[in-house]
RNA sequence: GGACGGGUGGGUGAGCGGUUAAUACCACCAGACUGUAAAUCUGGCGCCCGGAAGGGCUACGGGGGUUCGAAUCCCUCCCCGUCCA
Repeated sequence: GGACGGGUGGGUGAGCGGUUAAUACCACCAGACUGUAAAUCUGGCGCCCGGAAGGGCUACGGGGGUUCGAAUCCCUCCCCGUCCA
C1' cells in the first nucleotide's frame, strides 16, 4: 500500500431502518435470606424536572449526508484485528 472484519452503556457483547435509554451476562447499588460473609432470590442501575403518573434532553469511534424516522443505509476520516504485498 491492497482486501476483508470490527469500534455500542462501567466491562463483555446482542441489536443491522420505527416497537431502543438500547437484549443478555458481569460489575455496581438497595432489599430479602444468614450469627456474619459468600452463594441464592427480588428490584434498581444516562442526565434533568416531578410526590407520583409522566415529561424533557443527550448517547452507539469523529465529522458530514439520506430519510418523516438512523446504532442500523451512504460518504469521509481515525483506531483495532486478520490476510495479501